Context: one part of a larger RNA
RNA sequence: UUGGGUUUAAAGGGAGCGUAGGUGGUUUGUUAAGCCAGCUGUGAAAUACUGUAGCUCAACUACAGCCGUGCAGUUGGAACUGGCAGACUUGAGUGCACAAGAGGAAGGUGGAAUUCGUGGUGUAGCGGUGAAAUGCUUAGAUAUCACGAAGAACUCCGAUUGCGAAGGCAGCCUUCUGGGGUGCAACUGACACUGAGGCUCGAAAGUGCGGGUAUCGAACAGGAUUAGAUACCCUGGUAGUCCGCACAGUAAACGAUGGAUACUCGCUGCCGGCGAUAGACAGUCGGCGGCCAAGCGAAAGCAUUAAGUAUCCCACCUGGGGAGUACGCCGGCAACGGUGAAACUC
Numbered sequence: 001u002u003g004g005g006u007u008u009a010a011a012g013g014g015a016g017c018g019u020a021g022g023u024g025g026u027u028u029g030u031u032a033a034g035c036c037a038g039c040u041g042u043g044a045a046a047u048a049c050u051g052u053a054g055c056u057c058a059a060c061u062a063c064a065g066c067c068g069u070g071c072a073g074u075u076g077g078a079a080c081u082g083g084c085a086g087a088c089u090u091g092a093g094u095g096c097a098c099a100a101g102a103g104g105a106a107g108g109u110g111g112a113a114u115u116c117g118u119g120g121u122g123u124a125g126c127g128g129u130g131a132a133a134u135g136c137u138u139a140g141a142u143a144u145c146a147c148g149a150a151g152a153a154c155u156c157c158g159a160u161u162g163c164g165a166a167g168g169c170a171g172c173c174u175u176c177u178g179g180g181g182u183g184c185a186a187c188u189g190a191c192a193c194u195g196a197g198g199c200u201c202g203a204a205a206g207u208g209c210g211g212g213u214a215u216c217g218a219a220c221a222g223g224a225u226u227a228g229a230u231a232c233c234c235u236g237g238u239a240g241u242c243c244g245c246a247c248a249g250u251a252a253a254c255g256a257u258g259g260a261u262a263c264u265c266g267c268u269g270c271c272g273g274c275g276a277u278a279g280a281c282a283g284u285c286g287g288c289g290g291c292c293a294a295g296c297g298a299a300a301g302c303a304u305u306a307a308g309u310a311u312c313c314c315a316c317c318u319g320g321g322g323a324g325u326a327c328g329c330c331g332g333c334a335a336c337g338g339u340g341a342a343a344c345u346c
Base pairs, nucleotide, nucleotide: 003318004317005316006315007300008299012314014201015200016199017198021194022193023192025088026087027086028085029084030083031082033081034080035077036076037075038074039073040072041071042070049065050064051063052062053061054060091191092188093187094186095184096183097182098181103177104176105175106174107173108172109171110154114150115149116148117147118146119145120144121143125136126135162169163168206247207246208245209244210243211242216240220236221235222234223233258313259312260311261310262309263308266291267290268289269288270287271286272285273284274283295302296301319346320345321344328339329338330337331336
């Protein structure tokens, strides 16, 4: 390389949009590029193969035939692929109607809790632990009541629930706004799928500037524990945690399972529609779960939400370590990210 693979053995890109490219529904006509057939030319000789012959045989040699799967031209064919022209509606989209949703952005607002402040009551402890101590407290703490302030998060409902492409999204209200589902079948008429590059989004931590800072809390300090204890436990506590703008671009970014389409036994629970008002048993479309048949799988298991049967497109893998390292390049304020080896060794 071919091949074989990618849930767990190496391997699915974190996710989407989309360029080039690849692939592509039904049908009519046409064309003849791919495709098929005939013919012509060429495809040197030697070699190879078959036959015959010559060296006594063979090796070797000579002659004849065959081969030369290819290329070019030409004459035909038209099923399939492609091109061109036309038609269609089931794929895709639009429209109308309906219902659902923690989908997103902005603004407003509510109560509980926490901490702090002020005042009242009240007196000697509180706090913390395995046990303690550091710590707080007669300058009146802890507890309790009233009032006030601040910031952050939203108890119950709440659920194998719902929504979103993924990350993710949860008090309540308003405004703006995205997507999906069902029903009708009015409109367009293949407008589709995938997608190298590219662009956009992307938890937490981190970075820059400006705010904010109640709680919690890396670092740090102290107290314990211990042989030691740069930890686990405790008391404090800065960055951070929160907001705005900008960067960063990674995660066990997981279903460790790329996307799309079609097909392939069933049972059962839940969510959103349609339909039905009938004896009630079911039906249908979309989604979220559980269990199983065939089939698949090394097994565990998967099993109409496939890891089954097929097609198309992309990404990736090719023994372990060295190493996601070095070097170079690109990006970044930096931290670092992307790309990504080899020697050597087993």
Molecule: small-subunit ribosomal RNA, central domain
Organism: uncultured bacterium